Source information:
This is a predicted structure of an 89-nucleotide RNA (TPP riboswitch aptamer (THI element)) from Pseudosulfitobacter pseudonitzschiae. The coordinates come from a structure-prediction model, not an experiment, and the mean pLDDT is 77.
RNA sequence: UCUGCGUACCAGGGGCGCUGCAAAGCUGAGACGUACCCUUUGAACCUGACCCAGAUAAUGCUGGCGUAGGGAGGUCGUAUGUUCCGCUU
Numbered sequence: 001u002c003u004g005c006g007u008a009c010c011a012g013g014g015g016c017g018c019u020g021c022a023a024a025g026c027u028g029a030g031a032c033g034u035a036c037c038c039u040u041u042g043a044a045c046c047u048g049a050c051c052c053a054g055a056u057a058a059u060g061c062u063g064g065c066g067u068a069g070g071g072a073g074g075u076c077g078u079a080u081g082u083u084c085c086g087c088u089u
Stems, first nucleotide, its partner, number of pairs: 002081001003079004008075003011039004016033001017026003045070003051064004
């Protein structure tokens, strides 16, 4: 230096739809939660998209689009590992 590891530290990103007067119901990790998901090993999420097909009471509800375009990370510790440099013999 790299790599692996870590109940470590700090930080960052994201969405919240459909039906209903209401109660409530649907999908989902999450539909405003002291919650949930995700952070380059990146389908968390955004764009394309008022897209296409199917299903549904209805909806990003399912599939396609999608080896499309974007998208948020640093530090510390540790190792018997690894590479390089210096010193001694």
Rfam family: TPP riboswitch aptamer (THI element). Its family is annotated with thiamine pyrophosphate binding in the Gene Ontology.